A computed fold for a 351-nucleotide part of an RNA from Taxus chinensis, annotated as small-subunit ribosomal RNA, central domain.
It matches the Rfam family "Bacterial small subunit ribosomal RNA".
Model confidence (mean pLDDT): 85 of 100.
The RNAcentral record of the full RNA draws on SILVA.
Taxonomically the source falls in Taxus (Eukaryota, Pinopsida, Pinidae, Taxaceae).
Context: one part of a larger RNA
RNA sequence: UUGGGCAUAAAGUGUCUGUAGGUGGCUUUUCAAGUCUGUCGUCAAAUACCAGGGCUUAACCCUGGACAGGCAUUGGAAACUACCAAGCUGGAGUGCGGUAGGGGCAGAGGGAAUUUCUGGUGGAGCGGUGAAAUACACUGAGAUCAGGAAGAACACCAACAAGCGAAAUCACUCUGCAGGGCCGUAACUGACACUUAGAGACUAAAGCUAGGGGAAAAAAUGGGAUUAGAGACCCCAGUAGUCCUAGCUGUAAAUUAUGGAUACUAAGUGCUAUACGUAUCGACCUGUAUAGUGUUGUAGCUAACGCACUAAGUAUCCCACCUAGGAAGUACGUUCACAAGAAUGAAACUC
Numbered sequence: 001u002u003g004g005g006c007a008u009a010a011a012g013u014g015u016c017u018g019u020a021g022g023u024g025g026c027u028u029u030u031c032a033a034g035u036c037u038g039u040c041g042u043c044a045a046a047u048a049c050c051a052g053g054g055c056u057u058a059a060c061c062c063u064g065g066a067c068a069g070g071c072a073u074u075g076g077a078a079a080c081u082a083c084c085a086a087g088c089u090g091g092a093g094u095g096c097g098g099u100a101g102g103g104g105c106a107g108a109g110g111g112a113a114u115u116u117c118u119g120g121u122g123g124a125g126c127g128g129u130g131a132a133a134u135a136c137a138c139u140g141a142g143a144u145c146a147g148g149a150a151g152a153a154c155a156c157c158a159a160c161a162a163g164c165g166a167a168a169u170c171a172c173u174c175u176g177c178a179g180g181g182c183c184g185u186a187a188c189u190g191a192c193a194c195u196u197a198g199a200g201a202c203u204a205a206a207g208c209u210a211g212g213g214g215a216a217a218a219a220a221u222g223g224g225a226u227u228a229g230a231g232a233c234c235c236c237a238g239u240a241g242u243c244c245u246a247g248c249u250g251u252a253a254a255u256u257a258u259g260g261a262u263a264c265u266a267a268g269u270g271c272u273a274u275a276c277g278u279a280u281c282g283a284c285c286u287g288u289a290u291a292g293u294g295u296u297g298u299a300g301c302u303a304a305c306g307c308a309c310u311a312a313g314u315a316u317c318c319c320a321c322c323u324a325g326g327a328a329g330u331a332c333g334u335u336c337a338c339a340a341g342a343a344u345g346a347a348a349c350u351c
Stems, first nucleotide, its partner, number of pairs: 004322002008304001012319001014202004021195003025088004033081002035077004041071003049065006091192001092189003095185005104177006110154001114150008125136001163170001207248006216242001221237004259318006267296011300307002325350002333344004
């Protein structure tokens, strides 16, 4: 390589956009490149195969012949693929009418809580723990009342099976800007599609650069305990960072550990959105269909667990990846990065 795989055994890129490439709906036509079929030539001899023959036999030797296959030549066929031309509407997209939403960005506003400051009342503790102590407190703490300030997060609604978004993620309220989906319709285009190496964009937390901000909790750090020790768990403090703005980094058990697209394949039962019926004054109720999101489960699949129209079933197309464990996601080299590091990624040796 052929072949086999990829939820949990090695293996699905974190996600999307999309180039080359690969693959691609229905009808008719052209052509004959692929395809199928015939002809002719060639593929030295020996060997191998077949049929004879010669050494007493055999090995061995001699004579003759053929299939298959490759390449080139020259005819034919036209179903399929490609090509040419014309069309179609089911895939795809546009339009029109609706609709749900924590989807995004920006700007304004809000209340509860916390801490702190100022003032009043008051006068001895408070705080913390398994128990304590450090800490705070007569220079008046804690408690309580009034007022001011600040930053961060948004209780209830809220879901155990909700919603939106490509993923990461997204929730106080209002406004503005612009994105996507779904349902219905069938007016328009007429295969415009699927996938996607390379490339580009986005990407939690932590981290980095510069400038702000800093309530709370809190790596590091200090102290008090515990303990044989305690570099920890517990307690008292507490800086970076967590927040904002502009950049960088580009990784996560980035998980549904399950790549994307299309078609088909029992049922039952929830929720969300929409349309049409039914019902009604109306909302519920109830039926059907589409799109999503759960759960139980048949066939089938699976090593089992389990999956089961949201497949891990049955098929097709395209991509990524895997090939015993360790050494090792290490070394070296290269690319990227301010750095931290990231990406790519071995071998000796060992078993």